[in-house]
RNA sequence: CUCAUCCAGAGAGGCUGAGGGACCGACCCUGUGACGCCUCGGCAACCGUUCAGUGAUCAGUGAAAAAGGUGCCAAUUUCGGCGGACGAUUGUCCGAAAGAUGAG
Repeated sequence: CUCAUCCAGAGAGGCUGAGGGACCGACCCUGUGACGCCUCGGCAACCGUUCAGUGAUCAGUGAAAAAGGUGCCAAUUUCGGCGGACGAUUGUCCGAAAGAUGAG
């Protein structure tokens, strides 16, 4: 940089000790111990694996498993930020941007 996904799901213990939820605003979590690290456990199924059938060892589709590589385990990516439609005060919906993760 490109593509795909992001309203589902899944936490205990130990160490440490004051911040954290990317950014900004709001709101929230937090000495009944945050963030981080470690151990064990779990979720999911992106890659990889197996099977099936389609068109050709490549490809795309469906299904299965979870011992492999990642990821994840407060709140929809916590909500909004930019644009549009509706409503006219708060708001609702859609799309984008930004971000996260995977694959290349």